Context: one part of a larger RNA
RNA sequence: AUUGAACGCUGGCGGCAGGCCUAACACAUGCAAGUCGAGCGGAUGAAAGGAGCUUGCUCCUGGAUUGAGCGGCGGACGGGUGAGUAACGCGUGGGAAUCUACCCAGUAGCGGGGGAUAACUUGUGGAAACGCAAGCUAAUACCGCAUACGCCCUAAGGGGGAAAGUAGGGGAUCUUCGGACCUUACACUAUUGGAUGAGCCCGCGUCGGAUUAGCUAGUUGGUGGGGUAAAGGCCCACCAAGGCAACGAUCCGUAGCUGGUCUGAGAGGAUGAUCACCCACACUGGUACUGAGACACGGUCCAGACUCCUACGGGAGGCAGCAGUGGGGAAUAUUGGACAAUGGGCGCAAGCCUGAUCCAGCCAUGCCGCGUGUGUGAAGAAGGCUCUAGGGUUGUAAAGCACUUUAAGUUGGGAGGAAAGGGUAACGAUUAAUACUCGUUAUCUGUGACAUUACCAACAGAAUAAGCACCGGCUAACUUCGCGCCAGCAGCCGCGGUAAUACGGAGGGUGCAAGCGUUAAUC
Numbered sequence: 001a002u003u004g005a006a007c008g009c010u011g012g013c014g015g016c017a018g019g020c021c022u023a024a025c026a027c028a029u030g031c032a033a034g035u036c037g038a039g040c041g042g043a044u045g046a047a048a049g050g051a052g053c054u055u056g057c058u059c060c061u062g063g064a065u066u067g068a069g070c071g072g073c074g075g076a077c078g079g080g081u082g083a084g085u086a087a088c089g090c091g092u093g094g095g096a097a098u099c100u101a102c103c104c105a106g107u108a109g110c111g112g113g114g115g116a117u118a119a120c121u122u123g124u125g126g127a128a129a130c131g132c133a134a135g136c137u138a139a140u141a142c143c144g145c146a147u148a149c150g151c152c153c154u155a156a157g158g159g160g161g162a163a164a165g166u167a168g169g170g171g172a173u174c175u176u177c178g179g180a181c182c183u184u185a186c187a188c189u190a191u192u193g194g195a196u197g198a199g200c201c202c203g204c205g206u207c208g209g210a211u212u213a214g215c216u217a218g219u220u221g222g223u224g225g226g227g228u229a230a231a232g233g234c235c236c237a238c239c240a241a242g243g244c245a246a247c248g249a250u251c252c253g254u255a256g257c258u259g260g261u262c263u264g265a266g267a268g269g270a271u272g273a274u275c276a277c278c279c280a281c282a283c284u285g286g287u288a289c290u291g292a293g294a295c296a297c298g299g300u301c302c303a304g305a306c307u308c309c310u311a312c313g314g315g316a317g318g319c320a321g322c323a324g325u326g327g328g329g330a331a332u333a334u335u336g337g338a339c340a341a342u343g344g345g346c347g348c349a350a351g352c353c354u355g356a357u358c359c360a361g362c363c364a365u366g367c368c369g370c371g372u373g374u375g376u377g378a379a380g381a382a383g384g385c386u387c388u389a390g391g392g393u394u395g396u397a398a399a400g401c402a403c404u405u406u407a408a409g410u411u412g413g414g415a416g417g418a419a420a421g422g423g424u425a426a427c428g429a430u431u432a433a434u435a436c437u438c439g440u441u442a443u444c445u446g447u448g449a450c451a452u453u454a455c456c457a458a459c460a461g462a463a464u465a466a467g468c469a470c471c472g473g474c475u476a477a478c479u480u481c482g483c484g485c486c487a488g489c490a491g492c493c494g495c496g497g498u499a500a501u502a503c504g505g506a507g508g509g510u511g512c513a514a515g516c517g518u519u520a521a522u523c
Base pairs, nucleotide, nucleotide: 001522002521003520005519006518007517008516009515012370013369014368015367016366017365018363019362020328025326026325027324029323030322031321034073035072036071039070040069042066043065048061049060050059051058052057053056080281081280082279089206090205091204092203093202094201095200098198099197103194104193105192106191107190108189109188111145113143114142120135121134122133123132124131125130151160152159153158165186166185167184168183169182170181173180174179207253208252209251214244215243216242219241220240221239222238223237224236225235226234256278258276259275260271261270262269263268283304284303285302286301306317307316308315309314334360336359337358338357342356343354344353345352346351373403374402375401376400383394384393385392386391407464409459410458411457412456413455417450421445422444423443424442425441426440427439428438429437467512468511469510470509471508472493473492474491478507479506480505481504482503488495489494
C1' cells in the first nucleotide's frame, strides 16, 4: 500500500460497486423454456343474425377462444459451479483433410399419387406411475412415381437422388358453386457462394518434488480395410521393432487457463472474487438416441448410493438456475417487483414466455461525497483535574447574544429512461388491379417495474446526528491516584519487587474519523 475479509467498540445521510473464499454436503416449497390455430384433425362454442315455438329454452348460420393430441421451431442459447484437468486444457502464432439450422446473395424448381397413425370411441389391466387390444380420422407427419440446370457415384459406358403447403386479395374465363385460375406474403426442394458458429493438426510458452530414473505393447511405424463431417492406431487384420527420457520421460503432489488484479521506481513477486474470453462438469459411473449442432443442468437408458410413495406387485426424484431450508463455518443477503427498457425463443403479426435482464430489499463489506452547525462571546463563570495554595489547566470551550437550514422530516410540483405498437391520409414498391401486402412520410393515439424517481419549490426549528485507538523508545502525544515481580502490559527493545510518563482509573493531550482498532493474508 492492498483485501470478496472476519472480530471488538461505535454508528447520521447519499451515490456507485460488492456480498458461501468453508461441505462439487443434503435439500421442503414456489418459480427458472416455451411458442405457433396463418401446418392438422378435433373440442368448447362468445358477440351477432335466422328459425322453432313451450316466451326462455332448443336448433341452424357464424366465427371469437382453445385444454389435451399429431406436426414445426426452440429446449446444444441464456444462467450456475470450478470437482476434475499439468493437458494442444489455456495463451499466442500458423495449418489443411471438414461441417454449419436460422440469416444474406445467385441459379433452377415447387407436377401427380398412396398407405398409415395419435387424438377420439369402445373394451380391458394396474394402488399408482403407466399401459394393452379393437375401430375411425387429418396434416407443412410418412412413402413411392414423374422431372433434374446445377448436385452425388463411376470402371467415363452409365447410374442415383427432391419438394408442401398456408394466409390475404381479385377483373376476365371455367365451375359440381366447394373452387379452379391469377397474384402477393410467408413457407418448401436442389445447388453455388458468403456470413456466423464449430470440429481437427502443429511450433513456442504454461507449478513443485530426483528422498520419483528408467517408461511404453496399439506401444512406434508401414500396408490394406473399417469408421467419422473430416486428417489420424481413432479402430481392426497382417508386417517390421520401434517410440519417449538427465534439454527431466515415468511417477507423486498441487492447480481450471487467460485478459487482468494487488504490490513495486522498475525488474520482479503474489494472485486469478466481481467483469470478459476459452475449457470442464451437472447426485456418482457408463451408454447411446434425436438433431444442423449434445453424447444433452431442469432429455433417454443401465448400474450404484441416498431420499420419498406403495394396495409390497411396483414406482418417483436430482437447486454447482433464482429465492429459500438444514448442516459446515470466523463469515456472506429477499421464499421481493416487472417484462417498462436491453437481449433471447416462438409467431405474418398482435402477442406469449423469459429468477437472462432491469429494478427494489438487507449488510459501514469497500470506494467517493456531505453533514453533525456559523459568527460573537472573559465575569477567563460553575464543575473537574492539578498545585509550591498564589495559581495553572479544561477554555471561546460552555452559558448568553446574533444568524444559517445542507442532509434527515412534512407538503406540493415534476423531467428523462419511450423507441415501439395501433388508427387515418398521401406517396412509392409489387401487381392485370385503384384489392391485399410491404416501405417511407405526415398526423392522431399510445405503453414505466423502478416510483412517494432524479430534480425544483415551500415550511418549521440548532433543532435529529461522534466515536475509536493511542500517549517509555521506535512514534505524534504527560501528569496524578491505586497496585506493589502481584494484578497485569507487550509488535521489538522491554515495563511491574512502595515515589511506574510502560499495569488499572482519572484529568489532560495526540492521531484518524462514520468510522477506529485488532487478527489473518499479499507485495

This is a predicted structure of a 523-nucleotide part of an RNA (small-subunit ribosomal RNA, 5' domain) from an uncultured prokaryote. Its Rfam family is "Bacterial small subunit ribosomal RNA". Its mean pLDDT, the model's own confidence on a scale to 100, is 86.